[in-house]
RNA sequence: UUUCCGAGGAGCGUUGCAAGGCGGGGCCACGCGGCCGCGUCCCAGGCUCGGAACGCCAGAAUUGCAACCGCGCUCACCCGC
Numbered sequence: 001u002u003u004c005c006g007a008g009g010a011g012c013g014u015u016g017c018a019a020g021g022c023g024g025g026g027c028c029a030c031g032c033g034g035c036c037g038c039g040u041c042c043c044a045g046g047c048u049c050g051g052a053a054c055g056c057c058a059g060a061a062u063u064g065c066a067a068c069c070g071c072g073c074u075c076a077c078c079c080g081c
Stems, first nucleotide, its partner, number of pairs: 002053007009075006017046001020041004025036004045068001
């Protein structure tokens, strides 16, 4: 890095960027395959922190710990009046 799990209080409705699924088209290519674009479905934890696994990197030591998440409504929690 990638994958999975957990936490960041919760529910309902809604729009649809990215990612992803499906379908079609164009181009490249001996082949594996790659690139671009269209339609449709899905979609507001995709962010941060922690843990685990494969892989990669790495000289050592020390210290600390959360901050956030489109719009509307509702609940919970806290503070104030």